The RNA shown here (transfer RNA) has 73 nucleotides and comes from a Chloroflexota bacterium.
The prediction has a mean pLDDT of 81.
The source organism's lineage runs through Bacteria, Bacillati and Chloroflexota.
[in-house]
RNA sequence: GCCGACGUAGUUCAAUUGGCAGAACGCCUGUCUUGUAAACAGGUGGUUAACGGUUCGAUUCCGUUCGUCGGCU
Numbered sequence: 001g002c003c004g005a006c007g008u009a010g011u012u013c014a015a016u017u018g019g020c021a022g023a024a025c026g027c028c029u030g031u032c033u034u035g036u037a038a039a040c041a042g043g044u045g046g047u048u049a050a051c052g053g054u055u056c057g058a059u060u061c062c063g064u065u066c067g068u069c070g071g072c073u
Stems, first nucleotide, its partner, number of pairs: 001072007010025004019056001026044006049065005
């Protein structure tokens, strides 16, 4: 230099012929306990990497940029 995959909550990951963004863990509160943990109940959290395009509507399709990983030279 060229090619490909990936980027979503604090973490690990879901979510498709484009139609209200979710789970588990974590965190907070309460119940229980002499107390902690566990268990149970409730609550909590997102500019879906950035910018633009298409569309009534974009996490999803298209372009550019950035980052991570891999391959080729």